Background:
This is a predicted structure of a 165-nucleotide RNA (Lysine riboswitch aptamer) from a mouse gut metagenome.

RNA sequence: UGAUAGAGGCGCGGUUCUCAUGAGUACCCUUUCACAAGGCCAGGCAAGCCGUGGAUGGGAAAAGGGAGCGCCGCCGAAGGGAACGCCGGUGCCUGCCGGAGUUUGCCUGGGUCAACGGGAAAUACCCGUUGGACUGUCACAUGACCGUAUGUGAAGCGCUAUUGG
Numbered sequence: 001u002g003a004u005a006g007a008g009g010c011g012c013g014g015u016u017c018u019c020a021u022g023a024g025u026a027c028c029c030u031u032u033c034a035c036a037a038g039g040c041c042a043g044g045c046a047a048g049c050c051g052u053g054g055a056u057g058g059g060a061a062a063a064g065g066g067a068g069c070g071c072c073g074c075c076g077a078a079g080g081g082a083a084c085g086c087c088g089g090u091g092c093c094u095g096c097c098g099g100a101g102u103u104u105g106c107c108u109g110g111g112u113c114a115a116c117g118g119g120a121a122a123u124a125c126c127c128g129u130u131g132g133a134c135u136g137u138c139a140c141a142u143g144a145c146c147g148u149a150u151g152u153g154a155a156g157c158g159c160u161a162u163u164g165g
Stems, first nucleotide, its partner, number of pairs: 001164006009075001011074005017068003027059003031055005038050003041095005047090001078108003081104004086099004109135002112132008137154007
């Protein structure tokens, strides 16, 4: 320096099914009241479309997001950031948000808890930042007969095993 295999554990990603949420909401129908204000992500330009809001009664979802069992693929697993175009939020410009991609060792060892911020219908859940304890790995120091313990530090560009040059 290369190849192969492997470890970490509330480990990572994908997914069938089921369930809850979404929601007695959107939407449809009936009756009725009030108001022409306005609505269609934000700003600008120009146009287009829709009347708007509430109440009564009847009917009544889905997607995205999630949880659980199982299955599949795995251990930079993967996630995030940045750049680039593509799609959606009525057309164009700017921005913002969402979705699916491509590139990039730019960041992150791992999960977890809390606070804050962002996404989300959401208190679920996800992402980020900071902090806490925990945990795996290696290095160093100290103690110990050993197993190993304690402390400090580092980062997966790491570590362990086998093997080639």